[in-house]
RNA sequence: GAAGGGGGGAUUGCCGCUGGUACCUCGGUACUGGAGGAAAGUCCGGACACUGUAUGGCAACGUAGCGGGUAACGCCCGUCCACCGCGAGGUGAGGACCAGUGCAACAGAAAGUAUGUACAGAUAAUGCUGUAGUGAAACCAGGUAAACUCUACGUAGUGCAAGUCCAAAUAGGCCUGUGUUUGAGAACGGCCAGUUCGAGCAGGCGGGUAGGACGCAUGAGGUCUAAGGCAACGAAGAUCCCAGAUGAAUGGUAGUCUAAAACAAAAUCCGGCUUAUACCCCUUCUU
RNA sequence: GGGCCGUUAGCUCAAUUGGCAGAGCAAGGGACUCUUAAUCCCUAGGUUGGAGGUUCGAUUCCUCCACGGCUCACCA
Numbered sequence: 001g002a003a004g005g006g007g008g009g010a011u012u013g014c015c016g017c018u019g020g021u022a023c024c025u026c027g028g029u030a031c032u033g034g035a036g037g038a039a040a041g042u043c044c045g046g047a048c049a050c051u052g053u054a055u056g057g058c059a060a061c062g063u064a065g066c067g068g069g070u071a072a073c074g075c076c077c078g079u080c081c082a083c084c085g086c087g088a089g090g091u092g093a094g095g096a097c098c099a100g101u102g103c104a105a106c107a108g109a110a111a112g113u114a115u116g117u118a119c120a121g122a123u124a125a126u127g128c129u130g131u132a133g134u135g136a137a138a139c140c141a142g143g144u145a146a147a148c149u150c151u152a153c154g155u156a157g158u159g160c161a162a163g164u165c166c167a168a169a170u171a172g173g174c175c176u177g178u179g180u181u182u183g184a185g186a187a188c189g190g191c192c193a194g195u196u197c198g199a200g201c202a203g204g205c206g207g208g209u210a211g212g213a214c215g216c217a218u219g220a221g222g223u224c225u226a227a228g229g230c231a232a233c234g235a236a237g238a239u240c241c242c243a244g245a246u247g248a249a250u251g252g253u254a255g256u257c258u259a260a261a262a263c264a265a266a267a268u269c270c271g272g273c274u275u276a277u278a279c280c281c282c283u284u285c286u287u
Numbered sequence: 288g289g290g291c292c293g294u295u296a297g298c299u300c301a302a303u304u305g306g307c308a309g310a311g312c313a314a315g316g317g318a319c320u321c322u323u324a325a326u327c328c329c330u331a332g333g334u335u336g337g338a339g340g341u342u343c344g345a346u347u348c349c350u351c352c353a354c355g356g357c358u359c360a361c362c363a
Base pairs, nucleotide, nucleotide: 001285002284003283004282005281006280007279009257010256011255012254013253014252015251017034018033019032020031021030022029023028024027036263040274041273043272044271045270046269047268048159049158050157051156055193056192057191058190060155061154062153063152064151065079066078067077068076069075080094081092082091083090084089095150096149100148101147102144103143117132118131119130120129121128163214164213165212166211173205174204175203176202177201178200185197186196187195221240222239223238224237225236228233288362289361290357291356292355293354294353297312298311299310300309306343314330315329316328317327318326336352337351338350339349340348
């Protein structure tokens, strides 16, 4: 120099904050749980929930060598090829311009239906052959798809402010536009096809309510062992229960450990990616 | 919490099939005027928010970041 892994303060006393359980004199006491490797960005993939025309077509979007892993993925592993590096290694949106369309500034004779410049050679003749020059690219089925597009495969939409229940409150009115079989609008999701309802509908002014519970913490879960597999991963077994708020908790202080100082803090939950990160430790390899 | 937009000169904005980044105001200099303003002429000023990628070539296409905005007037 290269690749990878681990940690991210520990402990004791005192004072606080907060979830749960138990007790009672009903606001206290006791016991017990209490942030992260990224909780972040919200960039992918799912679980879950609701909506639905649950059908067909179109559109839109995504992925792209080959094989494997996984609930799934744009993630991970292996491998081929290309490029970079002396090397250990690193990077890659890496299908298709003999389907069609488009684009190519400047330079250059010429940028695609290809055109044929200069010099030399050859020939009956001719870009027929070589060289030169311009350019990223020049008789070659040319270049370009992170250009439209084509091919293969895949995707319904919306996100826990989803949604379910209880409570509370309900109101009519005024103005404008538009419509009643020549059908507004709705069911109805980006469009079309299709079916049904249909006399109201849209905008503005003004008025009312805005509390609580569930969702919500046992999960594709963690730790250890481990058949199998080059690896990612993982059959099977044992063991553990580990935040759950809604103005929203996880802190302060004193001492000891040589020093405690980084980035930063849950809000439906998981698997990834990306970005931020003081300092310390370990393994393998290269020059 | 979720979702959606924007960033180009000092300010407000342009720039389309990717091909020399421009306009108005402001700034500096000159002319006109006794002087100033107005008017006319000239000039400077840009890492197109940052980094990387695709490409011969990127404000434009792609990826990752930063900052700002939408705040019961995007969603209960």

Two RNAs folded together computationally: RNase P RNA and transfer RNA, 363 nucleotides in total.
It holds a member of the Rfam family "Bacterial RNase P class A". Rfam links the family to the GO terms tRNA processing, dimeric ribonuclease P complex and ribonuclease P activity.
Its mean pLDDT, the model's own confidence on a scale to 100, is 77.